[in-house]
RNA sequence: AACUUUGGAGAAUCCCAUUAAAUUGGGUGCCGAAGGGGCAAGGCGAAAGCUAAUCUCUCAGGCAAAAGGACAAAGUU
Numbered sequence: 001a002a003c004u005u006u007g008g009a010g011a012a013u014c015c016c017a018u019u020a021a022a023u024u025g026g027g028u029g030c031c032g033a034a035g036g037g038g039c040a041a042g043g044c045g046a047a048a049g050c051u052a053a054u055c056u057c058u059c060a061g062g063c064a065a066a067a068g069g070a071c072a073a074a075g076u077u
Base pairs, nucleotide, nucleotide: 001077002076003075004074005073006072007071012028014027015026016025017024029063030062031061035059036057037056038055042051043050044049
């Protein structure tokens, strides 16, 4: 690094219309932990510099369940 298993948060089961159906369209309010952007806490370095968060934005994504899910643990190569 890749793969497998396990754990894994937040926020409207909101409103209107529509549909066989959370189906589709619109509206308002929210969330941060896919991805992406920003700052740079921190790390490495003698320096130049390199790297960079769970901070921040909310473009994307998400706000019942399911799915997804950063990250963590164990295992395999």